The prediction has a mean pLDDT of 87. The part of an RNA shown here (large-subunit ribosomal RNA, domain VI) has 271 nucleotides and comes from a Fibrobacterales bacterium. Rfam family: Bacterial large subunit ribosomal RNA. NCBI's taxonomy places the organism under Bacteria, Pseudomonadati, Fibrobacterota, Fibrobacteria, Fibrobacterales. The RNAcentral record of the full RNA draws on ENA.
Context: one part of a larger RNA
RNA sequence: CGUUGAAUGUUUGAGAGGAUCUAUUUUUAGUACGAGAGGACCGAAAUGGACGAACCUCUGGUGUAUCUGUUAUCGUGCCAACGGUAAUUGCAGGGUAGCUAAGUUCGGGAGGGAUAACCGCUGAAAGCAUCUAAGUGGGAAGCCCGCCUCAAGAUGAGACAUUCCUGAGACUUUAAGUCUCCUAAAGGGACCAGAGAGAAUAUCUGGUUGAUAGGCCUCAAGUGUAAGUGCAGUAAUGUAUUCAGCUGAGAGGUACUAAUCUCCCGUGAGG
Numbered sequence: 001c002g003u004u005g006a007a008u009g010u011u012u013g014a015g016a017g018g019a020u021c022u023a024u025u026u027u028u029a030g031u032a033c034g035a036g037a038g039g040a041c042c043g044a045a046a047u048g049g050a051c052g053a054a055c056c057u058c059u060g061g062u063g064u065a066u067c068u069g070u071u072a073u074c075g076u077g078c079c080a081a082c083g084g085u086a087a088u089u090g091c092a093g094g095g096u097a098g099c100u101a102a103g104u105u106c107g108g109g110a111g112g113g114a115u116a117a118c119c120g121c122u123g124a125a126a127g128c129a130u131c132u133a134a135g136u137g138g139g140a141a142g143c144c145c146g147c148c149u150c151a152a153g154a155u156g157a158g159a160c161a162u163u164c165c166u167g168a169g170a171c172u173u174u175a176a177g178u179c180u181c182c183u184a185a186a187g188g189g190a191c192c193a194g195a196g197a198g199a200a201u202a203u204c205u206g207g208u209u210g211a212u213a214g215g216c217c218u219c220a221a222g223u224g225u226a227a228g229u230g231c232a233g234u235a236a237u238g239u240a241u242u243c244a245g246c247u248g249a250g251a252g253g254u255a256c257u258a259a260u261c262u263c264c265c266g267u268g269a270g271g
Base pairs, nucleotide, nucleotide: 001153004176005164006163007162008161009160010159011158015150016149017148018147021049022048023047024046025045026044027043033038051107052106053105054104055103059101060100061099062098066094067093068092069091070090071086072085073084074083075082076081111145112144113143118138119137120136121135165270167181168180169179170178171177172175182268187265188264189263190262191207192206193205194204195203212258213257214256215254216253217252218251219250221247222246223245228241229240230239231238232237
């Protein structure tokens, strides 16, 4: 821009893409078959491999704004306590959220239709025979559906539900014309707080009739028993206060802070 008024939501599916794998074991059954050796079809079930999707409850990885330990050195006047730097985390031990696989769950199932090779029924031409000529049945991981995803720019532009708009005048080249005044809906956007989203956009949540983010409170979770003080010890240190102290992303709550105010688009009933 189109889809012949505008808008919100829900859809149909022309068409397109994805998937389509396979093994072993048990059973049927040591049955059918076979002199024996051996050894099934069909049917039923279980467990795997590879591949794929989703997810983070478990097992782990990562987790440079989290906790702890520790060496050297510098600084805060000193002790103590802390902070900086050590090739972009000094080193080391853990680890929430998130992300993730080696982890977890699930999938390729059944069924229907038309068929290929092939196997048939009835059956003539051709008194027989013949699956074929008329007619008619079976038959594959393949084909069309069925499963998952996208999909009306499918210009053939579809459907449904709901919402909204019911003024006046002038001019000419009389047209789906131009201009002026009034009006500005439903809905959308800008802007702002953000994340279940994210390169920018977009998407989604929220904008005081508010829990959107931050802060704060409680909890979860991590680390592992803070500082100070008392006591014991010459001291290093130990011990009590103390499962303490500290804490990024998590859960619930709470308007304390910031989402203020506002502006713009979109019209007037529609070849």